[in-house]
RNA sequence: GCCCCUGUAGCUUAAUGGAUAAAGUAGUGGCUUCCGGAGCCAUUGAUCCGGGUUCGAGUCCUGGCAGGGGCA
Numbered sequence: 001g002c003c004c005c006u007g008u009a010g011c012u013u014a015a016u017g018g019a020u021a022a023a024g025u026a027g028u029g030g031c032u033u034c035c036g037g038a039g040c041c042a043u044u045g046a047u048c049c050g051g052g053u054u055c056g057a058g059u060c061c062u063g064g065c066a067g068g069g070g071c072a
Base pairs, nucleotide, nucleotide: 001071002070003069004068005067006066007065010025011024012023013022018055027043028042029041030040031039048064049063050062051061052060
């Protein structure tokens, strides 16, 4: 330098182009308890950035950025 793959919550993953983006775990508060880091209940938190297609984009197209892999 060229090609391919990936990018969603602190972390690990879901979401057929269509309702308010869903869970696990972590965090916070409460209950329980001799005590909790166990158990139960509630709650906070996310689509890498720009543009395009579409009535509608996390999803499709395109240009960047970041990470991984291959060739040279």

Predicted 3D model of a 72-nucleotide RNA (transfer RNA) from a Candidatus Nealsonbacteria bacterium. The sequence was found in a public genome assembly. It matches the Rfam family "tRNA". By type it is a transfer RNA. Its family is annotated with triplet codon-amino acid adaptor activity in the Gene Ontology.